Context: one part of a larger RNA
Molecule: large-subunit ribosomal RNA, domain I
Organism: Thalassotalea sp. PP2-459
RNA sequence: CGUAUAUGGUGGAUGCCUUGGCAGUUAGAGGCGAUGAAGGACGUGUUAAUCUGCGAUAAGCUGUGUUAAGUCGAUAAAAGACGUUACAGACACAGAUUUCCGAAUGGGGAAACCCAAUGUCAUAAGACAUUAUCAUUAACUGAAUACAUAGGUUAAUGAGGCGAACCGGGAGAACUGAAACAUCUAAGUACCCCGAGGAAAAGAAAUCAACCGAGAUUUCGUUAGUAGCGGCGAGCGAACGCGAAUUAGCCCUUAAGCGUAUGGGCGUCAGUGGAACAAGCUGGAAAGCUUGGCGAUACAGGGUGAUAGCCCCGUACACGAAGACAAACAUAUUGUGAAAACGAGUAGGUCGGCACACGUGAAAUGUUGACUGAAUAUGGGGGGACCAUCCUCCAAGGCUAAAUACUCCUAACUGACCGAUAGUGAACCAGUACCGUGAGGGAAAGGCGAAAAGAACCCCUGUGAGGGGAGUGAAAUAGAACCUGAAACCGUAUACGU
Repeated sequence: CGUAUAUGGUGGAUGCCUUGGCAGUUAGAGGCGAUGAAGGACGUGUUAAUCUGCGAUAAGCUGUGUUAAGUCGAUAAAAGACGUUACAGACACAGAUUUCCGAAUGGGGAAACCCAAUGUCAUAAGACAUUAUCAUUAACUGAAUACAUAGGUUAAUGAGGCGAACCGGGAGAACUGAAACAUCUAAGUACCCCGAGGAAAAGAAAUCAACCGAGAUUUCGUUAGUAGCGGCGAGCGAACGCGAAUUAGCCCUUAAGCGUAUGGGCGUCAGUGGAACAAGCUGGAAAGCUUGGCGAUACAGGGUGAUAGCCCCGUACACGAAGACAAACAUAUUGUGAAAACGAGUAGGUCGGCACACGUGAAAUGUUGACUGAAUAUGGGGGGACCAUCCUCCAAGGCUAAAUACUCCUAACUGACCGAUAGUGAACCAGUACCGUGAGGGAAAGGCGAAAAGAACCCCUGUGAGGGGAGUGAAAUAGAACCUGAAACCGUAUACGU
């Protein structure tokens, strides 16, 4: 040094577990905000820190209700208190308080700070209130400039900001594909802006159809990758009809609907009751095994020293509200609807665009930047150039639930979903530590034991680190670097070989 056996160290794989995730289902909710939000700063305890709660009334104050024998949130003890049959505490609802920043709104500002004015009250200090901008309405004022107007002042009402997706509108790429690339595609996608609602939008035919007829809109299935469009390339891609979901119609001589007020009270927001088991054996521990019972409208689930219908929490079922919110529905009138009065600079045309599956094409239809420009129901639009016949509808005013889309959020439940290199980036004080001037990027890190019973006391040592006894425990090779403890890697002992 090698091989073998045994036994250790290191290391943290594997197994088992789950506080956390992921994906859904069924309901709810779909907003919060000048009555100051979302989000923060700073405080607040017997408290030094952090988390949670709260706000100078500061882990809290008041009322009502429901509970209640225990309680003073967590790391986390200790000390000191409160309460015990109802003024402890907890839970629900309502109210009070709610510093400073933040739309931030008295002015300023390098957010959480600085500096005011006016009024009232106190007068020693000071306290309280108001004071942003824009819009609308009203009143009062009021230039150049006579009447006026612009402007100004005041009052009332509203707005502003935040929020995950969904929705409507405005504006709108490129990579890419076409095996290059320019029309085309990607795509009206991404991004940006405006606006709204719990849904939005659309909507009661100047619609389709085809000589038969249908009868608002929306969504789904089909028609159909069809008809078509297309450097007829790549690709794009309907409709009629049929089957379903859901259905609802109305108004412009004052409607439906919405809103408000009054009633109404499905239900939601605390809770209450809730059946039935013992012994023996093994064991550290019984829920295991054996024997004999019982309940079940309850054998969903979880916990308890191993696997419990009958030990505990629950579960089926039954019940419950002083208070808050509140659906359907009923009544009432005022407000809104609202453009008054059936739709003219409109329909149509020309030029240039865009939208229609349809790239200008034979291109209808819709829309409109420019220029033009009718008729008035004895009229007008459409039926894919255009004309005639025929059929069908009535534009240029308005409202309208449901079926549909989404999930920041709440509750219950589910999973041939994950199980700590997985599952969210985050099971753990994570958008943290850390990196970056910044926009931004962004981790690692779970498990003693049933119970801390977390090792009194003794010894070695630097009043160390670490270890040896003793003790606890079923177990300490479960000792906090703590379940299991693989491999790589490093030892020790023995045997053999060289």